[in-house]
RNA sequence: CGAUGGUCUCUAUGCGACGGCGUUCAUCUGAACCGGGUCAGGCCAGGAAUGGAGCAGCCCUAAGGAUGUGAUGUCGGGUGCCGUAGAAUCGCCGUCC
Numbered sequence: 001c002g003a004u005g006g007u008c009u010c011u012a013u014g015c016g017a018c019g020g021c022g023u024u025c026a027u028c029u030g031a032a033c034c035g036g037g038u039c040a041g042g043c044c045a046g047g048a049a050u051g052g053a054g055c056a057g058c059c060c061u062a063a064g065g066a067u068g069u070g071a072u073g074u075c076g077g078g079u080g081c082c083g084u085a086g087a088a089u090c091g092c093c094g095u096c097c
Base pairs, nucleotide, nucleotide: 002096003095004094005093006092007091009087010086011085012084013083014082015080016079018076019075020074021073022072023071024070025068026067027066028065029064035060036059037058038057043052044051045050
C1' cells in the first nucleotide's frame, strides 16, 4: 500500500422492554322510581278460606365504574453495550500479505 472483519454515522426491517390508546378475561361494585325474582308490614276483594296489586328489605343482573405480576391489538421513540440487510465514511482497531 492492498484485502478483509469490526466500530463511529444513517436508513429499512424483525424481536424484546417501556409508555399511550383500545378490546377482552377475572374479581369487586353497581337500579329511590322509569330491570327481574321473592315480597314482612300495611292496603284492596271476600262471611270465611283465600286471592290480588305491591312499598321496604333481601337476591340476581344491565348500562356504568374500580382493580390486576392477566391476555391481546395498535401507535410511539435520544428504548436495547439486540438480530438481519443496505447506504455512507476512509477516522479508529484487529487479522492476512
Background: The RNA shown here (Bacterial small signal recognition particle RNA) has 97 nucleotides and comes from a Candidatus Sericytochromatia bacterium. Rfam family: Bacterial small signal recognition particle RNA. About the family: The signal recognition particle (SRP) is a universally conserved ribonucleoprotein involved in the co-translational targeting of proteins to membranes. It was read from a public genome assembly, where an Rfam model found it. Its mean pLDDT, the model's own confidence on a scale to 100, is 77. The source organism's lineage runs through Bacteria, Bacillati and Candidatus Sericytochromatia.